[in-house]
About this RNA:
A computed fold for a 72-nucleotide RNA from a Patescibacteria group bacterium, annotated as transfer RNA. It matches the Rfam family "tRNA". Rfam links the family to the GO term triplet codon-amino acid adaptor activity. It is annotated as a transfer RNA. Its mean pLDDT, the model's own confidence on a scale to 100, is 82.
RNA sequence: GCCCAAGUAGCUCAGUGGUAGAGCAACUCCAUGGUAAGGAGUAGGUCGUCGGUUCAAUCCCGACCUUGGGCU
Numbered sequence: 001g002c003c004c005a006a007g008u009a010g011c012u013c014a015g016u017g018g019u020a021g022a023g024c025a026a027c028u029c030c031a032u033g034g035u036a037a038g039g040a041g042u043a044g045g046u047c048g049u050c051g052g053u054u055c056a057a058u059c060c061c062g063a064c065c066u067u068g069g070g071c072u
Base pairs, nucleotide, nucleotide: 001071002070003069004068005067006066007065010024011023012022013021018055026042027041028040029039030038048064049063050062051061052060
């Protein structure tokens, strides 16, 4: 230098055009004589950045950034 993949909640990951979710973690409550385990709930996201297409973009297209891998 070229090619490929990934980037979504604190962490690990779903979601492939139509109001963004799960598990774990955090917080509150229940329960116990108390703790752990358990149960119920709450909060937490400008979906990497900037443009484009579209009535509508996490999703499609382009450029860039970061990370990983491959080729020379």